[in-house]
Context: one part of a larger RNA
RNA sequence: UGACGGGGGUCCGCACAAGCGGUGGAGCAUGUGGUUUAAUUCGACGAUACGCGAGGAACCUUACCUGGGCUAGAAUGCAUUGGGACCGUCCGGGAAACCGGUCUUUCUCUUCGGAGACUCUUUGCAAGGUGCUGCAUGGUUGUCGUCAGCUCGUGCCGUGAGGUGUUGGGUUAAGUCCCGCAACGAGCGCAACCCCUAUCCUUAGUUGCCAACAGGUAAUGCUGGGGACUCUGAGGAAACUGCCCGUGCAAGCGGUGAGGAAGGUGGGGACGACGUCAAAUCAUCAUGGCCUUUAUGCCCAGGGCUACACACGUGCUACAAUGGCAAAUACAGAGGGUAGCUACACGGCGACGUGAUGCCAAUCCCAAAAAGUUUGUCUCAGUUCGGAUUGGAGUCUGCAACUCGACUCCAUGAAGCUGGAAUCGCUAGUAAUCGCGUAUCAGCAAUGACGCGGUGAAUACGUUCCCGGACCUUGUACA
Numbered sequence: 001u002g003a004c005g006g007g008g009g010u011c012c013g014c015a016c017a018a019g020c021g022g023u024g025g026a027g028c029a030u031g032u033g034g035u036u037u038a039a040u041u042c043g044a045c046g047a048u049a050c051g052c053g054a055g056g057a058a059c060c061u062u063a064c065c066u067g068g069g070c071u072a073g074a075a076u077g078c079a080u081u082g083g084g085a086c087c088g089u090c091c092g093g094g095a096a097a098c099c100g101g102u103c104u105u106u107c108u109c110u111u112c113g114g115a116g117a118c119u120c121u122u123u124g125c126a127a128g129g130u131g132c133u134g135c136a137u138g139g140u141u142g143u144c145g146u147c148a149g150c151u152c153g154u155g156c157c158g159u160g161a162g163g164u165g166u167u168g169g170g171u172u173a174a175g176u177c178c179c180g181c182a183a184c185g186a187g188c189g190c191a192a193c194c195c196c197u198a199u200c201c202u203u204a205g206u207u208g209c210c211a212a213c214a215g216g217u218a219a220u221g222c223u224g225g226g227g228a229c230u231c232u233g234a235g236g237a238a239a240c241u242g243c244c245c246g247u248g249c250a251a252g253c254g255g256u257g258a259g260g261a262a263g264g265u266g267g268g269g270a271c272g273a274c275g276u277c278a279a280a281u282c283a284u285c286a287u288g289g290c291c292u293u294u295a296u297g298c299c300c301a302g303g304g305c306u307a308c309a310c311a312c313g314u315g316c317u318a319c320a321a322u323g324g325c326a327a328a329u330a331c332a333g334a335g336g337g338u339a340g341c342u343a344c345a346c347g348g349c350g351a352c353g354u355g356a357u358g359c360c361a362a363u364c365c366c367a368a369a370a371a372g373u374u375u376g377u378c379u380c381a382g383u384u385c386g387g388a389u390u391g392g393a394g395u396c397u398g399c400a401a402c403u404c405g406a407c408u409c410c411a412u413g414a415a416g417c418u419g420g421a422a423u424c425g426c427u428a429g430u431a432a433u434c435g436c437g438u439a440u441c442a443g444c445a446a447u448g449a450c451g452c453g454g455u456g457a458a459u460a461c462g463u464u465c466c467c468g469g470a471c472c473u474u475g476u477a478c479a
Base pairs, nucleotide, nucleotide: 001479002478003476004475005474007473008472009471010470011469012468013467015463016462019426020425021424022423023422026317027316028315029314030313031312032311033310034308035307042053043052064303065302066301067300068299069298070297076126077125078124079123082120083119084118088103090101091100092099093098107116108115109114128292129291131290132289133288137286138285139281140280141279142277144275149188150187151186152185153184154183155164156163157162168179169178170177194269195268196267197266199237200236201235202234203233204232205231209226210225213224214223215222240263243257244255245254246253247252306445319419323378324377325376326375327374328373329372335366336365337364340359341358344355345354346353347352385416390411391410392409393408394407395406396405432455433454434453435452436451437450438449
């Protein structure tokens, strides 16, 4: 100087408390361990691994296994040998890859010597490796932590390590600001500048809108037209403790204060200091070293990554009446669409099929929002709860659904009556609850991830205690 203490002081955080809803019990989905296997490819392991890399494993992917093949190789460049346009046809073997054979055909320029282009082939130089080392590395990322800290120059103090500044008194979300002070300044962080959102103004009105005027319909901005309104998108205004009162030296704090759409950081996002964990990644990529070269490389078929006495994590669906079922009916936002989204009609109980129409989209479509509201029914039961499992019949995608897809219909109708010890999330448009969309994608194991809106709470006395953190101080046989 740090680190640590079941030392002290001050302070903070869904840390506790006060509340609401879960997990732990059931069934299923998914990841992991273990076991099994020819293989069940690899990585990730307290917090910071376990719906994680994977934003999509039937083949491919694919790295694994079994078997069959290739050896300058699957790709690219340069030089070189020989041939030919290339492309392609046919035959045999084969699961295919591949092996053997066969047929056909020269493109451009030309001084007719040749040159160039394309492709196959020979030889050579560079190959290839998801093989090892993340404890050789770059880059990227997690975490402490959006915590308020981490430092420097000069000066001063100390023999020196170092100290001071950065401590103290107040204050703040904040090393935020004020006052004081052997310090005076400065940098990286904080805050602000950026984006979205809440209000208003100006401007522009098509594909959006429709108040007034006119036309028209069974009905509809449907039409003429209009820019008022909604909205769209471009520019601006607005919030600064600015004003008032109280308090204080000041910074600031308090107020059912005024005004205001919004009030004291208005709400949310992006943004992550010096560093810590030899943290993670050589399998995104790049890269040193090592290993491999008729194989640890490459191609192909089939299988595996989907196994299953079991254990754990994360979820979904439930156990019902604040509910289930049936019928009627209302209101979103944000997205996507031409190898696409598909109106409408017909067939089918349905998944879907057939025909057909509009849209490269503020124009057409996906598209029905659901919870909600109204009416009826069920009457507390393993049920009209719950939907696992299984049998049968189908639809769609795709070369192909046996291993191993999703969906539909009929039948079947398991466990489960609110879950032990323990444990998690959340402070407001939040929790809880309800549906909608997108990426990946032929299809889909999505209950996941990322977004969007609808309905919409309870509680916080307080900081004694648990956990983590910040500052000052004290002890130490620790560094």
Molecule: small-subunit ribosomal RNA, 3' major domain
Organism: uncultured prokaryote